[in-house]
RNA sequence: AACAAUAUUGGGCAAACCGACCGAAAGGCAGGGACGCAAAGCCAUGGGUCUAAGGCAUUUAGCUAAGAUUGCCAGGCUGCAAAC
Numbered sequence: 001a002a003c004a005a006u007a008u009u010g011g012g013c014a015a016a017c018c019g020a021c022c023g024a025a026a027g028g029c030a031g032g033g034a035c036g037c038a039a040a041g042c043c044a045u046g047g048g049u050c051u052a053a054g055g056c057a058u059u060u061a062g063c064u065a066a067g068a069u070u071g072c073c074a075g076g077c078u079g080c081a082a083a084c
Base pairs, nucleotide, nucleotide: 008082009081010080012037013036017032018031019029021028022027035071041077042076043075045074046073047072048069049068050067054064055063056062
C1' cells in the first nucleotide's frame, strides 16, 4: 500500500403514514416523518411482482407492457473518514 473480516464513532440514505403537484392506474414526488439500510449509491440487462390506458376477446368477469418496481432476487458499474 492492496484485499477480506469484525467492532465503534462521525457523516449518509429514509419504510409505513400525511402530502401541494404529475399519472388512466400501478406508481412517482417538494416537504414532514423514521421501519429499517454498509451500497437502501447508479443501470429495467435476466427472472419475479404490481397496474392495464391502448389493443384483443367477450353479454360484460378474461388476456396483453411499450407503464411501474433496484427498499424482491440475480447481473453490471462506482464507492467515505478514523482505530484495532